[in-house]
Context: one part of a larger RNA
Molecule: large-subunit ribosomal RNA, domain I
Organism: soil metagenome
RNA sequence: GGCGUACGGCGGAUGUCUUGGCGCUAGGAGGCGAUGAAGGGCGUAGAAGGCUGCGAAAAGCCUGGGGGAGCUGUCAAACAAGCGUUGAUGCCGGGAUUCCCGAAUGACCGUACACUGAAUCCAUAGGUGUACGGGGCGAACGCAGGGAAGUGAAACAUCUCAGUACCUGCAGGAAAAGAAAGAAAAAGCGACUCCCCCAGUAGCGGCGAGCGAAAAGGGACCAGCCUAAACCGGCGGCAUGCCUUCCGGGGUCGUGGGGCCGAGCAUGUGCGACUCAAUGACGCUAGAAGAACUCUAUGGAAAGCGGGGCCAGAGAAGGUGAUAGUCCUGUAAGUGAAAGUUGUGUAGUCGUUGCUUGGUACCCGAGUAGGACCUGACACGUGGAACCGGGUCUGAAUCUGGGGGGCCCAUCCCCCAAGGCUAAGUACUACCUAGCGACCGAUAGUGAACCAGUAGGGCGACCGAAAGGUGAGAAGAACCGCUAUUAGCGGAGGUAAGUGAACCUGAAACCGCAUGCCU
Numbered sequence: 001g002g003c004g005u006a007c008g009g010c011g012g013a014u015g016u017c018u019u020g021g022c023g024c025u026a027g028g029a030g031g032c033g034a035u036g037a038a039g040g041g042c043g044u045a046g047a048a049g050g051c052u053g054c055g056a057a058a059a060g061c062c063u064g065g066g067g068g069a070g071c072u073g074u075c076a077a078a079c080a081a082g083c084g085u086u087g088a089u090g091c092c093g094g095g096a097u098u099c100c101c102g103a104a105u106g107a108c109c110g111u112a113c114a115c116u117g118a119a120u121c122c123a124u125a126g127g128u129g130u131a132c133g134g135g136g137c138g139a140a141c142g143c144a145g146g147g148a149a150g151u152g153a154a155a156c157a158u159c160u161c162a163g164u165a166c167c168u169g170c171a172g173g174a175a176a177a178g179a180a181a182g183a184a185a186a187a188g189c190g191a192c193u194c195c196c197c198c199a200g201u202a203g204c205g206g207c208g209a210g211c212g213a214a215a216a217g218g219g220a221c222c223a224g225c226c227u228a229a230a231c232c233g234g235c236g237g238c239a240u241g242c243c244u245u246c247c248g249g250g251g252u253c254g255u256g257g258g259g260c261c262g263a264g265c266a267u268g269u270g271c272g273a274c275u276c277a278a279u280g281a282c283g284c285u286a287g288a289a290g291a292a293c294u295c296u297a298u299g300g301a302a303a304g305c306g307g308g309g310c311c312a313g314a315g316a317a318g319g320u321g322a323u324a325g326u327c328c329u330g331u332a333a334g335u336g337a338a339a340g341u342u343g344u345g346u347a348g349u350c351g352u353u354g355c356u357u358g359g360u361a362c363c364c365g366a367g368u369a370g371g372a373c374c375u376g377a378c379a380c381g382u383g384g385a386a387c388c389g390g391g392u393c394u395g396a397a398u399c400u401g402g403g404g405g406g407c408c409c410a411u412c413c414c415c416c417a418a419g420g421c422u423a424a425g426u427a428c429u430a431c432c433u434a435g436c437g438a439c440c441g442a443u444a445g446u447g448a449a450c451c452a453g454u455a456g457g458g459c460g461a462c463c464g465a466a467a468g469g470u471g472a473g474a475a476g477a478a479c480c481g482c483u484a485u486u487a488g489c490g491g492a493g494g495u496a497a498g499u500g501a502a503c504c505u506g507a508a509a510c511c512g513c514a515u516g517c518c519u
Stems, first nucleotide, its partner, number of pairs: 001518005007512003015504001016469002020440002022437007029429002031137002039101003042055003046079001049075003061095005070083003108134009141172001142170005152159001156206001182189001193220004203211002224421003227365001231249004236243003254399001256364003259360007270352006283341003287335001293308003309326002311315001317329003370394007380406001401416005456463002476503001479491004
């Protein structure tokens, strides 16, 4: 020096555990904010710091409940000083307080009204005041205005990715859409939305890559309404029948409807919407109560083994010195609210509610429909390219009217644009409650099980860790010795323990001490 054996050191794999995550289900809630939010700063306890709570009334104040013996949050034990059956601490409802920054605002913007008031006579712009509203934050879902590229096409330009990502605006608990100028096809259907199917079909496509419907059918859910105009009346102006805002009535449709004039019949209930107060019911925001077990041995400890019982509308789960229906917390079936809150509902208010027929030809949404050129969007890339939207230029008709049925024309059929509103079925989950998992188990699972968006890095946008486990219980090792040492070690004592805090288990690499063999 090598190989082996034994015992150690170092190291932190493995096993095991779980406070934390991940995914989902059901229900709730779906917002907060100038009455100052979200988020911060600084304070605040007898005592230095962090976290939590709170706000100069500062781990709290008042009050209504519930609760019943201890309490003064936590890291973090002890001390000090106190509180509490005259009901504390802790829990729930309501109220008070709530520093500074932050939309941050004594401002600004909008609307209404009043006053005032230029060039410029009337007026208008502008100004001032008052009242009301807005502003900012927030996970996804929604609608709208803008809008890529990597990529694919095995290159690449049309195309694709994709109207995606991203930016912006705005809203709601959902949003959007919505009551046919529809879709169809010789039969009928009857708002919208979502799902299944139709169907990877019909089609589109450097007919490449690729893109990709609709009707019908089956379901979910169901709901329909209000205006403009004709005409009548009113206020006002000019002035004796006109005008224009404005207000009220009327009216709302496609087997065309309505108005006006005339005739006839019928005349009181139904339907819908909204909302205050009180009461009641159901939930939510604290709870209360809740059955049934012992013995022997082993062991540090019994819940495991053995013996004998019991309860069960409760044998879900967690804890307890090992594995407990019957020890503890609970669980099942039931039960509980002074106060606040959600929905329902009585009552009230409001809105709405005729029919037939004859005549008349007054009305039926205009820079609109349509057209030309250029575009966007439609599954549809200009194509035979309709339908729908936009830009420029043009530019009708009022029912003997107008639009559509995928160029166009005719026949036929369907439907009434150029005003508006509308629940449900649908989408999502930051948040709350309950529960689940052939999900993870500390290099996994969130980046984060631990005081983590921390420490740290970067001028900044931003990037971003590592780090869990003594033991049943601190019983956390009095005392003694070695030593320069509060280091370490050896005794002693404690423990079931070779659990000693660098603490469960404690692999390997690596490093030792001892020893056998070989050299």